[in-house]
Context: one part of a larger RNA
RNA sequence: GAGCAAACGCUGGCGGCGUGCCUAAUACAUGCAAGUCGAACGGGGAAAGGCUUCGGCCGAGUACUAGUGGCGCACGGGUGAGGAACACGUGGGUAAUCUGCCUUCGAGUGGGGGAUAACUAGUCGAAAGAUUAGCUAAUACCGCAUAAGACCACGCGAUCUGCGGAUCGAGAGGUCAAAGGAGCAAUUCGCUCGAAGAUGAGCCCGCGUAAGAUUAGCUAGUUGGUGAGGUAAUGGCUCACCAAGGCUGUGAUCUUUAACUGGUCUGAGAGGAUGAUCAGUCACACUGGAACUGAGACACGGUCCAGACUCCUACGGGAGGCAGCAGUAGGGAAUAUUGCGCAAUGGGGGAAACCCUGACGCAGCGACGCCGCGUGAGUGAUGAAGGCCUUCGGGUCGUAAAGCUCUGUUGCAGGGGAAUAAAAAAAUGAAGGUACCCUGUGAGGAAGGAUCGGCUAACUUCGUGCCAGCAGCCGCGGUAAGACGAGGGAUCCUAGCGUUGCUC
Numbered sequence: 001g002a003g004c005a006a007a008c009g010c011u012g013g014c015g016g017c018g019u020g021c022c023u024a025a026u027a028c029a030u031g032c033a034a035g036u037c038g039a040a041c042g043g044g045g046a047a048a049g050g051c052u053u054c055g056g057c058c059g060a061g062u063a064c065u066a067g068u069g070g071c072g073c074a075c076g077g078g079u080g081a082g083g084a085a086c087a088c089g090u091g092g093g094u095a096a097u098c099u100g101c102c103u104u105c106g107a108g109u110g111g112g113g114g115a116u117a118a119c120u121a122g123u124c125g126a127a128a129g130a131u132u133a134g135c136u137a138a139u140a141c142c143g144c145a146u147a148a149g150a151c152c153a154c155g156c157g158a159u160c161u162g163c164g165g166a167u168c169g170a171g172a173g174g175u176c177a178a179a180g181g182a183g184c185a186a187u188u189c190g191c192u193c194g195a196a197g198a199u200g201a202g203c204c205c206g207c208g209u210a211a212g213a214u215u216a217g218c219u220a221g222u223u224g225g226u227g228a229g230g231u232a233a234u235g236g237c238u239c240a241c242c243a244a245g246g247c248u249g250u251g252a253u254c255u256u257u258a259a260c261u262g263g264u265c266u267g268a269g270a271g272g273a274u275g276a277u278c279a280g281u282c283a284c285a286c287u288g289g290a291a292c293u294g295a296g297a298c299a300c301g302g303u304c305c306a307g308a309c310u311c312c313u314a315c316g317g318g319a320g321g322c323a324g325c326a327g328u329a330g331g332g333a334a335u336a337u338u339g340c341g342c343a344a345u346g347g348g349g350g351a352a353a354c355c356c357u358g359a360c361g362c363a364g365c366g367a368c369g370c371c372g373c374g375u376g377a378g379u380g381a382u383g384a385a386g387g388c389c390u391u392c393g394g395g396u397c398g399u400a401a402a403g404c405u406c407u408g409u410u411g412c413a414g415g416g417g418a419a420u421a422a423a424a425a426a427a428u429g430a431a432g433g434u435a436c437c438c439u440g441u442g443a444g445g446a447a448g449g450a451u452c453g454g455c456u457a458a459c460u461u462c463g464u465g466c467c468a469g470c471a472g473c474c475g476c477g478g479u480a481a482g483a484c485g486a487g488g489g490a491u492c493c494u495a496g497c498g499u500u501g502c503u504c
Stems, first nucleotide, its partner, number of pairs: 001504004006500005013373006019366002021331001026329003030326003035071003040068002043065002049058003078284003088208007097201002102197008110144001112142002119134006150175003154171001156169005180189003210256003217247003222244008259281004263274004286307005309320004337363001339362003345359001346357004376406004386397004410445001411441006420431001448493005453474003459488005469476002
């Protein structure tokens, strides 16, 4: 000098765009943050309104709906505790793999069965909930049929080969599937098997990836082999047996620290420091462990077990997890609203209408940062009054003020008023009567902070008297202090200015 997710002191007019718990991965009151589908299924089942012979009928088995079932809940959002590791970055491999929804292509969708929730009737319990008997449906569940170029084992041929095997072709044997809904219909949405694509993911490898030797030896599933199990898949991943290996001064092991990267800051660069916001990856979800479901999890707002903590209890037993958005307590130098809306973008479900969405879009608060604007402009000398200094002549604040002539950024008031929203038309805007435009008004409402001994731009008077105090370094102060305090003046920056901390 530059910078910061900054804080503190004094001060503070406006707008735009950003940004805001760096500390306690501490504990959490309350509300919301993941639902949706009645065009899969059985059941329950309105009202407004209309008609009426006053009985009722239509509306209507419509809207809505607890339950079974489907899809989603593995995305999106948060945090950085752990982890020095194939976690990340980069480049490869998978002849060792999987991939719901989506796209393309081929083939099919025949015929049966037994249950069960809801419901009804009971029982137990304070509750959470549990349980017995009976009834019922399905795109829920289970056989049968059919079936391949799918899968399994067998041999033949061709091509490739890393010589382990892989791919293709035809052959004969065995195994395996399905579900219907809507519509008058056309049709459409589905379902099953197979092939390919796209997307996403798993695994493996080369290289790179913090500090300490005041850490020198480490290792028994350890290192390798055979076989088996397991997985979507390779592999000591696991197990049995066999061998005795494997790593290390090119730093093993141990200890400490740390999410990584694109980037960010600085610097002429090399480099150094850093990893907030945005983007990619990883890890975690009260702590530890485990699996279930599923295309995908060993699952933040799922399940089970154990633990700590909090709450309810009829003392028998139960309930909970903000590192989602707000918000509270605590900690701290320090970090915001228990706001509005699904109008846009995106996501889930649905045939659709639509529903859900604290993602997101907006608004609020904070000079926290960057940028822009304003606090007036012109004229005005007898250099007014007043302050300060003075050698008492004057000098200076100073064209500064007053006065005169204007302007209207901004402010205030009134009027108009968007884009963002649309591919037939119509409808649809939270922000918002906002931005913006016009008119009126009136200089009115809007300047401070630090410094002035040298470094370092800026000087005098008074007070004080090694006191009170200053100070980044050198150093000032003990009676003439340009260094302390105050006044006047000046310098620098300016809605900021200084101080502190940290980085280069």
Molecule: small-subunit ribosomal RNA, 5' domain
Organism: Pseudobdellovibrionaceae bacterium